[in-house]
Model confidence (mean pLDDT): 84 of 100. Predicted 3D model of a 549-nucleotide part of an RNA (large-subunit ribosomal RNA, domain I) from a Bacteroidota Order II. bacterium. Its Rfam family is "Bacterial large subunit ribosomal RNA". Gene Ontology terms of the family: ribosome and structural constituent of ribosome. The RNAcentral record of the full RNA draws on ENA. NCBI's taxonomy places the organism under Bacteria, Pseudomonadati, Bacteroidota.
Context: one part of a larger RNA
RNA sequence: AGUAUAUGUUGGAUAUCUUGGCAGUAAGAGGCGAUGAAGGACGUUUAUUAAACAGCGAUAUGCCACGAAGAGCAGUUAAAUAUGCUUUGACUCGUGGAUUUCCGAAUGGGGUAACCCGGCCAUAGGAAACUAUAGUCACUCUGGGAUAAGAAACUAGUCCCAGUGGAGCGAACUCAGGGAACUGAAACAUCUAAGUACCUGAAGGAAGAGUAAUCAAUUGAGAUUCUGCUAGUAGCGGCGAGCGAACGCGGAAGUGGCCAAACCAGUAAGUUUACUUGCUGGGGUUGUAGGACUUGCAUAAAGAAAAGCUAAUAUAGGAGAAGCAACUGGGAAGUUGUGCCAAAGAGAGUGAAAGCCUCGUAUCUGAAAUGUUAGUUAUCCGGCGAGUAUCCUGAGUAGGACGGAACACGUGAAAUUUUGUCUGAACCUGGGGGGACCACCCUCCAAGCCAAAAUACUACUUACUGACCGAUAGUGAACUAGUACCGUGAGGGAAAGAUGAAAAGAACCCCGAUAAGGGGAGUGAAAUAGAUCUUGAAAGCAUAUACUU
Numbered sequence: 001a002g003u004a005u006a007u008g009u010u011g012g013a014u015a016u017c018u019u020g021g022c023a024g025u026a027a028g029a030g031g032c033g034a035u036g037a038a039g040g041a042c043g044u045u046u047a048u049u050a051a052a053c054a055g056c057g058a059u060a061u062g063c064c065a066c067g068a069a070g071a072g073c074a075g076u077u078a079a080a081u082a083u084g085c086u087u088u089g090a091c092u093c094g095u096g097g098a099u100u101u102c103c104g105a106a107u108g109g110g111g112u113a114a115c116c117c118g119g120c121c122a123u124a125g126g127a128a129a130c131u132a133u134a135g136u137c138a139c140u141c142u143g144g145g146a147u148a149a150g151a152a153a154c155u156a157g158u159c160c161c162a163g164u165g166g167a168g169c170g171a172a173c174u175c176a177g178g179g180a181a182c183u184g185a186a187a188c189a190u191c192u193a194a195g196u197a198c199c200u201g202a203a204g205g206a207a208g209a210g211u212a213a214u215c216a217a218u219u220g221a222g223a224u225u226c227u228g229c230u231a232g233u234a235g236c237g238g239c240g241a242g243c244g245a246a247c248g249c250g251g252a253a254g255u256g257g258c259c260a261a262a263c264c265a266g267u268a269a270g271u272u273u274a275c276u277u278g279c280u281g282g283g284g285u286u287g288u289a290g291g292a293c294u295u296g297c298a299u300a301a302a303g304a305a306a307a308g309c310u311a312a313u314a315u316a317g318g319a320g321a322a323g324c325a326a327c328u329g330g331g332a333a334g335u336u337g338u339g340c341c342a343a344a345g346a347g348a349g350u351g352a353a354a355g356c357c358u359c360g361u362a363u364c365u366g367a368a369a370u371g372u373u374a375g376u377u378a379u380c381c382g383g384c385g386a387g388u389a390u391c392c393u394g395a396g397u398a399g400g401a402c403g404g405a406a407c408a409c410g411u412g413a414a415a416u417u418u419u420g421u422c423u424g425a426a427c428c429u430g431g432g433g434g435g436a437c438c439a440c441c442c443u444c445c446a447a448g449c450c451a452a453a454a455u456a457c458u459a460c461u462u463a464c465u466g467a468c469c470g471a472u473a474g475u476g477a478a479c480u481a482g483u484a485c486c487g488u489g490a491g492g493g494a495a496a497g498a499u500g501a502a503a504a505g506a507a508c509c510c511c512g513a514u515a516a517g518g519g520g521a522g523u524g525a526a527a528u529a530g531a532u533c534u535u536g537a538a539a540g541c542a543u544a545u546a547c548u549u
Base pairs, nucleotide, nucleotide: 001548002547003546004545005544006543007542008541009540015534016498017497020469021468022466023465024464025463026462027461028460029458030457031169032168039103040102041101042057043056044055046082047081048080051077052076053075054061063097064096065095066094067093068092072085073084074083108117109116110115118137119136120135122133123132124131125130139166140165141163142162143161144160145159146158147157173204174202175201176200177199178198184191188238214221215220225252226251227250228249229248235243236242256450257449258448259394263282264281265280266279267278268277269276270275271274287428289393290392291391292390293387294386295385296384297383303380304379308376309375310374311373312372313371314370315369317365318364319363323338324337325336326335327334339356340355341345347359348358349357399423400422401421402420403419404418405417406416409435430445431444432443433442434441485492486491505533508520509519510518511517
């Protein structure tokens, strides 16, 4: 030095476990904010006594009221002592209120966030200067009022009053305005990726769409949305790569309404003095044309609906059955014996594995206060014909040209929708569409508005579930985690769980330095469970023994 065995040491794999995650299901909620949010800074605990987390805000670990509950309590890490509170009901739980420093949209002005400096008014103190406290003072929009560009009247502007108006934040979902490239085409330019990512704006609990100027095809259907087919079909396409419908059928859900106009009444202004325009009310709302107008009959059903009332429900709770003995063991829930409950044998805990020990579970039950839902009601809304002379039925609109875009459809034979520029109708004897265009036929009525449900999503709350993970897994984070640490910054971003049933956490003695560490003693079932603490693999290291060189 090597090999082997043994005993240790190091190390932290494996096994077991779970406080934390992940993915769902069913409900709820779908917002918060100038009555100052989200997010922070700084404070705040009776003392020993500082800190972090959580709570709270100078009334600061809390204040008030109401309800629940009923014996202990002064949050956790974190034990102890002192000092206090508490059946005149504390602590705890729920509902409603009060307080709520400073920053932050931040809003009196400024500013290097959590700081600095003011005006006005009131109160208090002061001889005064001044100080303190409370309130108030940004911008903009809407409504109202005053003043007003030195000739007058108006207007711009300025000023005042009122507003629980707006502003900012928030995970995804939605709509709109903008809008890539990598990539694919085996290169690349049309094309694709893709109207995707991303930016911006706006809103809601959903949004958007929506009661045919729609389809169909010679029969007819009857708003929108979502969905299974139709169908990878018809088509589009350097006819490449690729893109990709509709009609129709089945299903989910279902709901239809309101204006403008004609006409009537009232009112105001203007002027050309009998008209025009504006406003308010009535009227009226469609394609088999309808309505006004003239005329006849009726005054209903159905529907909506604030406060209140009634009921249910949410936010605390309450009641809640039934087992003992022996044995093994440190410990009984195990085994044996013999019982019981069950509308409860879901689950968790308890010194091993418990229906009957504890908490619960089935079932029954409960709200002073606040919210939600449903029902009910004042009230509101709400008809059917006949006639057809006249009037009305959405104009810089429909359509066209040029240039774009959207339609599955790349300009094509390209209809349809949309619009930047230029143009530009008809008026019910009217107009649009049926994929160039024309005719016939069929069908519908644009240029105004609103709308539930079926659909999308889940930051958040509650309950439950898992052939999901089990500490290199599962969230980055089971622990002081978006922490420590890194970076000027945007940003990046860890490691780290387990004594024991119970601290019973090792009194006392010895070595040592009044250490570290260890040896006894003691506790414990166990201390090779001793705080670097369950189990304790491998590599590595040490010692002892044997053999080889």